[in-house]
RNA sequence: GAAGUCGGCCGGGUAAUCGCUGCUUCCCUUCCGAAGGGGAGGUGGAGGAAAGUCCGGGCUCCUGCGGAAGAUGUGCCAGGUAACGCCUGGGGGGCGCGAGCCCACGGAAAGUGCAACAGAGAGCAGACCGCCCAAGCUCCGCCGCAAGGCGGGGCCGGCAAGGGUGAAACGGUGCGGUAAGAGCGCACCGCGUCGGUGGCAACACACGACGGCAUGGCAAACCCCACAUGGAGCAAGGCCAAAUAGGGAAGCAGCCCGCGCUUGGCGGGCAGCGUAUCCGCGCGCGCUUCCGGGUAGGCCGCUCGAGGCCUGCGGUGACGCAGGUCCCAGAGGAAUGAUUGCCCUCGACAGAACCCGGCUUACAGGCCGACUUCGUCU
Numbered sequence: 001g002a003a004g005u006c007g008g009c010c011g012g013g014u015a016a017u018c019g020c021u022g023c024u025u026c027c028c029u030u031c032c033g034a035a036g037g038g039g040a041g042g043u044g045g046a047g048g049a050a051a052g053u054c055c056g057g058g059c060u061c062c063u064g065c066g067g068a069a070g071a072u073g074u075g076c077c078a079g080g081u082a083a084c085g086c087c088u089g090g091g092g093g094g095c096g097c098g099a100g101c102c103c104a105c106g107g108a109a110a111g112u113g114c115a116a117c118a119g120a121g122a123g124c125a126g127a128c129c130g131c132c133c134a135a136g137c138u139c140c141g142c143c144g145c146a147a148g149g150c151g152g153g154g155c156c157g158g159c160a161a162g163g164g165u166g167a168a169a170c171g172g173u174g175c176g177g178u179a180a181g182a183g184c185g186c187a188c189c190g191c192g193u194c195g196g197u198g199g200c201a202a203c204a205c206a207c208g209a210c211g212g213c214a215u216g217g218c219a220a221a222c223c224c225c226a227c228a229u230g231g232a233g234c235a236a237g238g239c240c241a242a243a244u245a246g247g248g249a250a251g252c253a254g255c256c257c258g259c260g261c262u263u264g265g266c267g268g269g270c271a272g273c274g275u276a277u278c279c280g281c282g283c284g285c286g287c288u289u290c291c292g293g294g295u296a297g298g299c300c301g302c303u304c305g306a307g308g309c310c311u312g313c314g315g316u317g318a319c320g321c322a323g324g325u326c327c328c329a330g331a332g333g334a335a336u337g338a339u340u341g342c343c344c345u346c347g348a349c350a351g352a353a354c355c356c357g358g359c360u361u362a363c364a365g366g367c368c369g370a371c372u373u374c375g376u377c378u
Base pairs, nucleotide, nucleotide: 001374002373003372004371005370006369007368008367009366010365012343013342014341015340016339017338018337020045021044022043023042024041025040026039027038028037029036047349051360052359054358055357056356057355058354059233060232061231062230071229072228073227074226075225076090077089078088079087080086091105092103093102094101095100106224107223111222112221113218114217128163129162130159131158132157136155137154138153139152140151141150142149143148171189172188173187174186175185176184190213191211192210193209194208195207196205197204198203237300238299239298240297247291248290249289250288251287252286254270255269256268257267258266259265272283273282274281275280307326308325309324310323311322312321313320314319344347
């Protein structure tokens, strides 16, 4: 210098003016105070993802309590955490020269199931091409007196090396062996079981013994094993509570009916009544007090929190502990904006609605750090 890997950070700046909104101080409004309203000053006012709502928690209400089954999810090990399917470190596998990246990574000798096409054969498989005629039967030739021998071929057979098919063909290489072959035998490699050693563990070992190799693949197929999980969500949920209407209780009042019987009452019921030829008009359907429910509306929940920053200590790290310091939107049809000037690298994705921890997705451009590979120079 070029190409790359990983981690962290920023996300136009600045000034003026005018608004919107939370909090707060003061003033005005009042006889005084409160509430309400108005004004002035001070101060706070979107994000790294506020997003998707995919996981995990807090908080709230509901199912009377507990258990089992079912269902669903998770799935190497250890740690972190309030918790997690997240994070950190490690193991194993794969990719990359490398920094580094990716992996739902328990169980396939419990059972069931699945595998298109091709291929001879696809699950305790198989012989198409090929290799071989050792045994058995047989033909031909030659040799031999004969028994038989040698050579060539066929049938019946033997084989699984080599070729071929396939995603996958029942360990690999070599030597021996054989008619040809084959874990058939042996050595090494691989694999499995048991033991040993190291490690908390996953697991590892160019440690030992045994086993000729059995146990092909798929469990984001059923299933088995282990672990976890009740449901709904701030429109959760709680408090106050008007007018009108309605529910209940007591007292009072009105009308009607019945009983009773002569006047003391008892029981029950109740929305119409008057006037007018009609249209219609007038009055009434009660009054007082108390109780609880509850609509509108208002208030709370609501933002100080598993909180941010700095320093120190412990830890490889995620993170934890201690001290110091700071307060940083809280609305409720929903504020966070507009105009102008100057500057620059000319500005992406995008807007809080109960809160928090993650993951995922979107994103113009820029900054910082660590590391890798290659080239050149010293």
Molecule: Bacterial RNase P class A
Organism: Steroidobacteraceae bacterium